Molecule: transfer RNA
Organism: Minisyncoccota bacterium
RNA sequence: GCGGGCGUUGUAUAGUGGCUAUUACGCGACCUUGCCAAGGUCGAAACGGCAGUUCGAUUCUGCUCGCCCGCU
Repeated sequence: GCGGGCGUUGUAUAGUGGCUAUUACGCGACCUUGCCAAGGUCGAAACGGCAGUUCGAUUCUGCUCGCCCGCU
């Protein structure tokens, strides 16, 4: 330099053109207990960035950034 794949709450993940964006752990509050742990209920927290297509984009397209793989 060329080609390919992947970027989603703090972490690991699911997901699809129209949802209040999924689940687990973690975090916070409350309940339960004499205390802790365990358990239960509720809550905060995410679609890498910029454009384009579309009535509508996390999803499709282009560029870009980061990571990984292969080729040279």